[in-house]
RNA sequence: AGAGUUUGAUCCUGGCUCAGGAUGAACGCUGGCGGCGUGCUUAACACAUGCAAGUCGAGCGAAAAUAAUUGGGAGCUUGCUUUUGAUUAUUUUAGCGGCGGACGGGUGAGUAACGUGUGGGUAACCUGCCUUUUACUGGGGAAUAAUCACUGGAAACGGUGACUAAUACCGCAUACGGUUCUUGGAAGGCAUCUUCUGAGAAAGAAAGGAUUUAUUCGGUAAAAGAUGGGCCCGCAUCUGAUUAGCUAGUUGGUGAGAUAACAGCCCACCAAGGCGACGAUCAGUAGCCGACCUGAGAGGGUGACCGGCCACAUUGGGACUGAGACACGGCCCAAACUCCUACGGGAGGCAGCAGUGGGGAAUAUUGCACAAUGGGCGAAAGCCUGAUGCAGCAACGCCGCGUGAAGGAAGACGGUUUUCGGAUUGUAAACUUCUAUCAAUAGGGAAGAAAAAAAUGACGGUACCUAAAUAAGAAGCCCCGGCUAACUACGUGCCAGCAGCCGCGGUAAUACGUAGGGGGCAAGCGUUAUCCGGAAUUACUGGGUGUAAAGGGAGAGUAGGCGGCAAGGUAAGCGAUAUGUGAAAGCCUUAGGCUUAACCUGAGGAUUGCAUAACGAACUAUCUAGCUAGAGUACAGGAGAGGAAAGCGGAAUUCUUAGUGUAGCGGUGAAAUGCGUAGAUAUUAGGAAGAACACCAGUGGCGAAGGCGGCUUUCUGGACUGAAACUGACGCUGAGGCUCGAAAGCGUGGGGAGCGAACAGGAUUAGAUACCCUGGUAGUCCACGCUGUAAACGAUGAGUGCUAGGUGUCGGGGAGGAAUCCUCGGUGCCGGAGCAAACGCAAUAAGCACUCCACCUGGGGAGUACGACCGCAAGGUUGAAACUCAAAGGAAUUGACGGGGGCCCGCACAAGCGGUGGAGCAUGUGGUUUAAUUCGAAGCAACGCGAAGAACCUUACCAAGGCUUGACAUCUCGAUGACGAAUGUAGAGAUACAUUUUUUCUUCGGAACAUCGAUGACAGGUGGUGCAUGGUUGUCGUCAGCUCGUGUCGUGAGAUGUUGGGUUAAGUCCCGCAACGAGCGCAACCCUUAUUGUUAGUUGCUACGCAAGAGCACUCUAGCGAGACUGCCGUUGACAAAACGGAGGAAGGUGGGGACGACGUCAAAUCAUCAUGCCCCUUAUGUCCUGGGCUACACACGUAAUACAAUGGCGGCCAACAGAGGGAUGCAAAACCGCGAGGUGGAGCGAACCCCUAAAAGCCGUCCCAGUUCAGAUCGCAGUCUGCAACUCGACUGCGUGAAGUCGGAAUCGCUAGUAAUCGCGGAUCAGCACGCCGCGGUGAAUACGUUCCCGGGCCUUGUACACACCGCCCGUCACACCAUGAGAGUCUGUAACACCCAAAGCCGGUGGGAUAACCUUUAUAGGAGUCAGCCGUCUAAGGUAGGACAGAUGAUUAGGGUGAAGUCGUAACAAGGUAGCCGUAGGAGAACCUGCGGCUG
Repeated sequence: AGAGUUUGAUCCUGGCUCAGGAUGAACGCUGGCGGCGUGCUUAACACAUGCAAGUCGAGCGAAAAUAAUUGGGAGCUUGCUUUUGAUUAUUUUAGCGGCGGACGGGUGAGUAACGUGUGGGUAACCUGCCUUUUACUGGGGAAUAAUCACUGGAAACGGUGACUAAUACCGCAUACGGUUCUUGGAAGGCAUCUUCUGAGAAAGAAAGGAUUUAUUCGGUAAAAGAUGGGCCCGCAUCUGAUUAGCUAGUUGGUGAGAUAACAGCCCACCAAGGCGACGAUCAGUAGCCGACCUGAGAGGGUGACCGGCCACAUUGGGACUGAGACACGGCCCAAACUCCUACGGGAGGCAGCAGUGGGGAAUAUUGCACAAUGGGCGAAAGCCUGAUGCAGCAACGCCGCGUGAAGGAAGACGGUUUUCGGAUUGUAAACUUCUAUCAAUAGGGAAGAAAAAAAUGACGGUACCUAAAUAAGAAGCCCCGGCUAACUACGUGCCAGCAGCCGCGGUAAUACGUAGGGGGCAAGCGUUAUCCGGAAUUACUGGGUGUAAAGGGAGAGUAGGCGGCAAGGUAAGCGAUAUGUGAAAGCCUUAGGCUUAACCUGAGGAUUGCAUAACGAACUAUCUAGCUAGAGUACAGGAGAGGAAAGCGGAAUUCUUAGUGUAGCGGUGAAAUGCGUAGAUAUUAGGAAGAACACCAGUGGCGAAGGCGGCUUUCUGGACUGAAACUGACGCUGAGGCUCGAAAGCGUGGGGAGCGAACAGGAUUAGAUACCCUGGUAGUCCACGCUGUAAACGAUGAGUGCUAGGUGUCGGGGAGGAAUCCUCGGUGCCGGAGCAAACGCAAUAAGCACUCCACCUGGGGAGUACGACCGCAAGGUUGAAACUCAAAGGAAUUGACGGGGGCCCGCACAAGCGGUGGAGCAUGUGGUUUAAUUCGAAGCAACGCGAAGAACCUUACCAAGGCUUGACAUCUCGAUGACGAAUGUAGAGAUACAUUUUUUCUUCGGAACAUCGAUGACAGGUGGUGCAUGGUUGUCGUCAGCUCGUGUCGUGAGAUGUUGGGUUAAGUCCCGCAACGAGCGCAACCCUUAUUGUUAGUUGCUACGCAAGAGCACUCUAGCGAGACUGCCGUUGACAAAACGGAGGAAGGUGGGGACGACGUCAAAUCAUCAUGCCCCUUAUGUCCUGGGCUACACACGUAAUACAAUGGCGGCCAACAGAGGGAUGCAAAACCGCGAGGUGGAGCGAACCCCUAAAAGCCGUCCCAGUUCAGAUCGCAGUCUGCAACUCGACUGCGUGAAGUCGGAAUCGCUAGUAAUCGCGGAUCAGCACGCCGCGGUGAAUACGUUCCCGGGCCUUGUACACACCGCCCGUCACACCAUGAGAGUCUGUAACACCCAAAGCCGGUGGGAUAACCUUUAUAGGAGUCAGCCGUCUAAGGUAGGACAGAUGAUUAGGGUGAAGUCGUAACAAGGUAGCCGUAGGAGAACCUGCGGCUG
């Protein structure tokens, strides 16, 4: 410090996710030791048991025990025991009394508050114990507990009578000072007042108790200090406005009361205030802080442990005592719960320490000790102390240590893997040497402890030290697709599973599971949860708003915010200085102590804050008096669809009257509905009505926006220019509120020509609730109200200043004779810097700055629900959540596509010739059938295709019969010497059996070979996967394209080059150009054909009459050459490339034909040519054999051949002319036989020699337009040939038979010249079988104006929501499943207040006839003062009643939403998406949607 994820790729916006740190944690797996810490986050749920607050006998009486002394009594053992008194000593303590119990310890329920933090105030207060100082401590009185007696009760606990003490209680005396009152002086302050100093008056104290002889501890009053508190104030302190108004003791005053003290704290009276947009009230949540976690910081989160404050102690209320409480281990009352009970009554409060139950994912011992530190009491000894110190449990955290170290290669065994060679585990192990930290054993053994000494240690025989011995006892967890370090094998097969995000898994998974290996951390490792970070993703530091989310529809203006020049004052902000404070701990630095570290300790720093004091005056603020540049006023001008009202005008449409006139009009892509012989349309004239204002007209004008357009008049707003008279900052912005605000819509009343939602009809269509047509109602118009929304857009808030230019235009002004120039204000275009993701903006900013307002924070749900406000309604404004996704989006790029555009080409169309589609036949395919009809090929680019040839074989299929190391290959072992062949028998055959025949070499050991048998490795498979592959092939397409290097441009994907102007068959060439070059393609090089030269001539040829022979001129053959290059001429063109015409030439513009197929596309075809991975079969999916099938046949399609005839059929003459091929298991001549297929025959020929071989169309005759002398299917008979074998199932011949068919619907194919058409010939395959295929030559046309259209292709451009690329994408209803939510007659529960009723305990007030020791009086059985019981009243908890408010749960039914496999219906959007789309509004419709009106261009 970043990374992954939207795309084919890119940049941006933007969300989601990850890597880090942390925790009082939990869970999973694992677990050696020690130190230091930490340990109910949930039920403030309920608690058994024990302990957690006592102490003082030096306050008091009393009691008890022990001992001693002593008196009396009794017993006897005569000096002992026992008993009872007194005295003394010691010890103990129930009670009275004092102090403590308000500390310490726990918890966080409540509390949004002066509760907390921080800083102040107290001139408005208190303070036990402690410290200092001063003074005093005199003299009396009356009770009471304990105790005793009696007595109630189950108990708890009492009652009555009698006795007694005090440092318990009560008067009196005294009073320095203090308090209160009255009254002087001085000083100060902050209003009340405060301080100092005088005078007078009044009311006030105590315990001389204890101990001891030292003098200590007490008591009272007062002053002061210290400590601890109370109260008040400034500032800070969570969320919600879908909580906007709240408040009656409320706000203030006066007076009285209460309190330690101020105060409506309480009461009476008076006034009507107080709080709130700077967020009152209400609702929700929450103890606050020092600090802790994180972060660069600013911040964000948290408030465990430790420390400070607060609150609470089962729930609620209350007071008492006291210095202090409204009191955790005190009291009273009410409530709930638990326990005891004799049923009458009682007892209790672990949120103290342990512990139990419960809850929960989850949190410990009913331990030891007061030795230390501290606390309470005490004079002290001491006692108490679950505070505390320690120990136990828990890897819960942090820190430290160990599980060994060195050597050791045959790189062992084993494991894994393998291309079988090896690699890896791996110096790892074994083995050798060494060491002993921890643990274990033994020996020694602390500090913590003490101020004079002694004594005193829970921890603990602990830490620590020493010794001997042993490598012995001590490693796991997670991960290995990318992010992210680390890879292989097997299993599985969209299953099982994984997953933080992206995503893996559908038979070769580095992503699942296991193994090996590797990586990381390590006594831990992972997961989950939560917080911060990364996230500049709420942006103060530090973001944005033209198109990504985001500028309010517009204006004037309130509060608020901000504000021109210069001068003087003040000092709130601001600056600097000082002081106080910011507790300790923590943090940082540094030093020290535990062996180190964690941990602990010392010192310093920081603690960014708050307060106070004096200072400064630039800036902000404020005050004073000024200025004119901002702003405004007055004056002079011109421009304008600015607004309102009234009036007027012409053109057009429609209606109406009359005339002329006749059959149509109208409408459309084409029609129809409609109108018209009752006279339309057309035309002429007259009349009526309403609405809108052609031309001018213009990126022209005006207005804040919406918006405004004939002419005239009236009223009226604003802007601009000029000049510079006046005011003197009067300004800018603007939350709320107010006003205006297109169209549609609503209300009332008018009006209604045209247009026209709805509606009706006609078309179109599969349908057509649409587009098109004919009609047509609301509405559109006017008046007055309402509504308040639009793509209300420049998708760009308002204002001010600044920052290159160029060029239009509108309204002014100035200069000039004019051209033109200068200037102010508006309105456009282009463009620089700059900005921007890019597109683009660019003085009219989206630039550079400032001020103010509004708004945004992923997509969907949703601008929806609920609530509130507004509206007559429609609806508007405000405006969520659950749930769901990992994207949604912007700009630009390359493609692809378009029922977008432009240019060009092609037998693409057109112009022609001949076909197919109709017939029968052949063949292939589909379908059907079958035991099987083997398999593959599927638009073009499958279908006379694989198959260049299925009777058996082929053959892969079916039926039946056989074999199992196999029909075929290699290896091992054994046997035999053969194997094989022939014959015979059985059998359908495979096969089995029998007979006959019968090896080689040799060193004689054996070897080779063959066969048979056995065993297992293996063979075998036309079994699967062409979507695992190689190879081969088709296709776009012989189309002209496809790319690269360097450079340049762009953030980038990419672009440029390759586009443009010409030209070409061509990215062919030329020119231009930020490109310059190059490669694969094109072309050429190759073959063939056309001309010719030359060379060579046998089997070829022949001028030699024939043969032989000779020859090589010619034909021909096959080698080498020549030739054609737009080379030449002319015209056009840009002086180019090139095109057109011409000459010459055998051939002319690539001469004709062929081979040759760029980058790539189609997961195109082929596992059945072959090869091959993986999977599958292994007495069968292998192999052998016989027979059958591949040849089936209601049907459909493709491709051929033959025809339908006279350009023909038949017969004849034979008379003529080819080319290219083939031939030895072959081609086969002559001759003879047969009507013929063919047979006999066998010359010749391994072929320029011989043979196939006859070429056919042609010519002559005949037929005379018919189902024929056409056509030949089908069938019958008889034959030929091949072959083991022609039944299923061959070809051919002869005779006979003689079907459909008379030129073919919609549609569709081929062909541009030696081509189409037509004619025959040959070859491969092959025993035989050709209408197919591949070749060969003969005869030999027609037409092309042209590129509008169909198809395909190329280039440029445009749009795109497509990129699996239009066979794309995608919308809505309906149906099904699931999920969350809204509404809902209601029902249930809870919360906080209010009102009323009742009213415990208790304080206060009143009363007090009853009771009453202390004091007073006195006449003493009394009275008074005071106190108490009782009663009454105010207040008041719990409780009750009632109505609303709020929150939650639930509810038949219902509504929309989301997700899902993708089912139904359409096709709304994206291309001109096939009717451009979208926005607002209204109506309509199964649905997407359609239509009207206005608006926008996205």